């Protein structure tokens, strides 16, 4: 210098003109994101139901952090890869990197296909050894012993070394691994270390299940208020025309409780208002506590609230990337994506720039 | 905006205590027929939406993502 991997920060800056949404008496002020996304967790808030339990669901090493969480931080233990060291060996120790949905398989049940002799208190195919019979003299058959070696499988009833034996085997001894119990030391704890005693086959709980803890349901289309038209209930008033100056009366028509008018009340559609953005507040600066996540204090700040939905367009200067050449100019490119009740996380998408760490290659000293 | 469901052969669908995936129709070949259809026989056809994990082993269990469908004023 080039390339790759991992982590973190940012997601062009400033100014002008016109336009849109919100707040404000005016002047004026504010106007998308790191993910606004997926809706995967956890809450606030609102309404409904409520006396408790079972069931269903969720979580699961420890300690801390947070309003809470399956988030985050630190630690423990285990696995994988690489390097170094020790041991005859099984194996152990240290360092670096990386991953872990990491309670329980001594409560019980289920499953373990195919292959293989045998797959759950399993088993003898090849094989090894002893005895007997036959015989072509090193094989065949039969009866026993064995589980070391081969072979099957994802997994075969611990492993290494030495002894032992007819052959063998935890059969015996020493060690190694794993597990359990007891005692001690350190640690808040998970756990670690030391000593003693004992045992030796599993896997699967992201199978049922057991243990411990959490948990009522529905989601702002929750919900509250006002309310046109139409409609339901109730109350009050009231027949129409002709005759006639008017009333009573008379004649004709209609009608037995409707229709109409007015008022009151109820539910409530369209529509409107609230919920709605000042909050477990963000950001900045300073101080303090903590390894860290994070927390506390002080000062400054107010930072979108639309409802078919505003957040846009153009111009100028500068910065980044790419391509040209007249070497300081010209042209081009610029991702993922867009609030809708609000927060805290997680996950997913993403051009480019900057910073940090590691690896590989090339060049120079 | 919120909630729920589905994705398996060309199409429509099965597939449960996890053991290596099927049915019907379509398409292909053969038989039958003068020829076609129907019928009979046969063979083929699969990244079980994608990726990762658990497990000896995943269509199935778990997580993340993609696509599609439905309900709520």
């Nucleotide at each position: 210098g080039a390339g790759g991997c991992g982590g973190g920060u940012c997601g062009g800056a400033c100014g002008g003109u016109c336009g849109c949404c919100c707040c404000u008496u005016u002047c004026g002020g504010g106007g998308a994101g790191g993910a606004a996304a997926g809706u995967c967790c956890g809450a606030g808030c609102a309404c409904c139901c409520a006396g408790g339990g079972c069931g269903a669901g969720g979580c699961a090493c420890u300690c801390g952090u947070c309003a809470a969480u399956a988030g985050c931080g630190a630690g423990g233990c285990c696995g994988c890869g690489g390097g170094c060291c020790g041991g005859c060996g099984a194996c152990g120790g240290c360092c670096c990197g990386u991953g872990g949905a990491c309670g329980g398989a001594c409560a019980g049940u289920g499953u373990c296909a195919c292959a293989g002799a045998a797959a759950c208190u399993a088993c003898a195919c090849c094989g090894c050894c002893g005895c007997g019979u036959c015989c072509u003299c090193g094989g065949a058959c039969g009866c026993g012993g064995c589980a070391a070696g081969g072979g099957u499988g994802a997994a075969a009833a611990a492993g290494u070394g030495c002894g032992g034996c007819a052959a063998g085997a935890g059969c015996g001894c020493a060690c190694u691994a794993u597990c359990g119990c007891c005692g001690g030391u350190g640690g808040u704890g998970a756990c670690a270390c030391c000593g003693g005693c004992g045992a030796u086959g599993g896997a699967u709980a992201a199978a049922c299940c057991c243990u411990g803890c959490c948990c009522g349901g529905u989601g702002c289309a929750a919900g509250a208020c006002c309310a046109a038209u139409a409609u339901g209930a109730g109350a009050a008033c009231c027949g129409g025309a002709c005759u006639g100056g008017c009333c009573c009366g008379g004649u004709c028509c209609a009608u037995u409780c409707a229709a109409g008018u007015u008022c009151u009340c109820g539910g409530g559609u369209a529509g409107g208002u609230c919920g709605c953005u000042c909050g477990a507040g963000a950001c900045a600066u300073g101080c303090g506590g903590g390894c860290a996540a994070c927390c506390g204090c002080a000062u400054g700040c107010c930072c979108a609230g639309a409802u078919a939905a505003a957040u846009g367009a153009c111009c100028g200067u500068c910065a980044c990337c790419c391509g040209g050449c007249u070497u300081g100019c010209c042209g081009g490119a610029a991702a993922c994506a867009g609030a809708a009740c609000u927060c805290g996380g997680c996950u997913u998408a993403c051009a480019g720039a900057c910073c940090c760490g590691c690896c590989u290659c090339c060049g120079c000293u | 905006g919120c909630c729920g469901c589905c994705u398996u052969a060309g199409c429509u669908c099965a597939g449960u205590u996890g053991g290596u995936a099927g049915a019907g129709c379509a398409a292909c070949g053969c038989u039958u027929u003068u020829g076609u259809a129907a019928a009979g026989c046969g063979a083929a056809g699969g990244u079980c939406c994608u990726c990762g994990g658990u497990u000896c082993g995943a269509a199935u269990c778990c997580g993340a993502g993609a696509g599609g469908c439905g309900g709520c004023u």

Predicted 3D model of RNase P RNA and transfer RNA as a complex of 438 nucleotides. Its mean pLDDT, the model's own confidence on a scale to 100, is 77. Rfam match: Bacterial RNase P class A. From the family's description: Ribonuclease P (RNase P) is a ubiquitous endoribonuclease, found in archaea, bacteria and eukarya as well as chloroplasts and mitochondria. Its best characterised activity is the generation of mature 5'-ends of tRNAs by cleaving the 5'-leader elements of precursor-tRNAs. Cellular RNase Ps are ribonucleoproteins. RNA from bacterial RNase Ps retains its catalytic activity in the absence of the protein subunit, i.e. it is a ribozyme. By type it is a ribozyme.